[in-house]
């Protein structure tokens, strides 16, 4: 200096003038309402609404079945399909990156099309026998080493061996096993035994762990309203009312229909909160100790304009200056904790592989 791989951040700025929402103060005034000062007022994704929790009602003794997620390990976490370390597998020269990564000797079922055969099976080829025949056919049997098909054909080379082969033997790869030795473990090392006939569980299924439903229009309250001798279950004696005790004497409750209202408050923004130092950890992460207070609409505010100035891009220029055009993705709605996704432009940090230069 070019190319790259990993992470963190930013995500325009200031003025004036007009507005809009929210809280505090004050004045007028009837509490309502208006005026006035004064504070605050969208994001990294507020977004898709795909996990997972808080809270709410509803249901529920405990369990099971149905049905759905998940699926190396170890660890974090209120919980997670999320993260963070690590194994194995597989790309790249590399930094580094990706993986639905349990089980196929529990069982059913599938394996297009070519093949003989796709699960047990000889089409050709190659050996043995036997037979006809006189020159190449027929019978029977071995043979998965060649050839032929195929995504995939019965562990891989090679070498002994054979009547041709064949783990049949042996040698070194691979898979299983048994055993010793690290590792909390997933694995991973050595060493023995020839034990070695497919795929696919993103095909039913099996195993393991885990899940009761609905959502803030979720639910409580006030005020309006009204029209019910409609229906159901459940209770049948407490509990309530007539000032108090005795007596009397009046009154059921939940849902469902169907009628009637469509205004308001509360839930609603101090919370698994944010920030800074320090302490355990390799890390996510938790812990201590100060400090902060940061939006809350409800036809739904957070905006318009104008001027400077930044940044990019293009013309022009030796080069400034100068003109012109653009300035992205997108906008809260009960609140976290993740995922995924869209995004002009721009800034740091570590590392890789290459050239050049001292």
């Nucleotide at each position: 200096c070019a190319a790259g791989u990993a992470a963190a951040c930013c995500g325009g700025g200031u003025g004036a003038c007009c507005g809009c929402u929210g809280g505090g103060g004050u004045g007028u005034u009837a509490u309502u309402a208006c005026g006035c000062c004064u504070c605050a007022g969208a994001g990294g994704a507020a977004a898709g609404u795909c996990c997972g929790a808080g809270c709410u009602c509803c249901a529920c003794c405990g369990g099971g079945c149905a049905g759905g997620a998940u699926g190396c390990u170890g660890g974090g976490u209120a919980a997670c399909g999320c993260c963070c370390a690590g194994g194995a597998g597989g790309g790249g020269u590399g930094a580094c990156c990706c993986u639905a990564c349990g089980g196929a000797a529990a069982g059913u079922g599938c394996c297009a099309c070519a093949g003989a055969a796709a699960c047990a099976u000889a089409c050709c080829g190659c050996c043995c026998g036997g037979a006809g025949u006189c020159a190449u056919u027929c019978c029977g049997g071995g043979u998965a080493a060649g050839g032929g098909u195929g995504a995939a054909a019965u562990g891989g080379u090679g070498a002994g061996g054979u009547a041709a082969g064949a783990g049949c033997u042996c040698a070194c790869c691979g898979g299983c096993g048994g055993c010793c030795g690290g590792g909390u473990g997933a694995c991973c090392g050595g060493u023995c035994g020839g034990c070695c006939g497919g795929g696919a569980a993103a095909a039913c299924c099996c195993c393991a762990u885990c899940c009761g439903g609905a959502g803030c229009a979720a639910g409580a309250c006030c005020a309006a309203a009204u029209a019910g001798a409609g229906g159901a279950a459940c209770a049948u004696a407490a509990g309530g009312g007539c000032g108090c005790c005795c007596g009397g004497c009046c009154u059921g409750u939940u849902c469902c229909c169907g009628g009637g209202u469509u205004g308001g408050u509360c839930g609603c923004u101090u919370g698994a909160u944010u920030c800074u130092u320090c302490c355990a950890g390799u890390a996510a992460u938790g812990g201590a100790a100060g400090a902060a207070c940061u939006a809350g609409a409800u036809g739904g505010a957070u905006g318009g304009u104008c001027a400077c100035c930044g940044c990019u891009c293009c013309g022009c220029u030796c080069a400034u200056a100068c003109g012109g055009a653009g300035u992205a993705c997108a906008g809260a709605a009960c609140u976290c904790g993740g995922c995924u996704u869209a995004c002009a432009g721009g800034u740091u940090u570590a590392c890789u592989u290459g050239g050049c230069u001292c």

Predicted 3D model of a 358-nucleotide RNA (Bacterial RNase P class A) from a Chloroflexota bacterium. Model confidence (mean pLDDT): 76 of 100. It is recorded under the gene name rnpB. Rfam family: Bacterial RNase P class A. The family's RNA type in Rfam is ribozyme. From the family's description: Ribonuclease P (RNase P) is a ubiquitous endoribonuclease, found in archaea, bacteria and eukarya as well as chloroplasts and mitochondria. Taxonomically the source falls in Chloroflexota (Bacteria, Bacillati). The sequence is in RNAcentral, with records from ENA.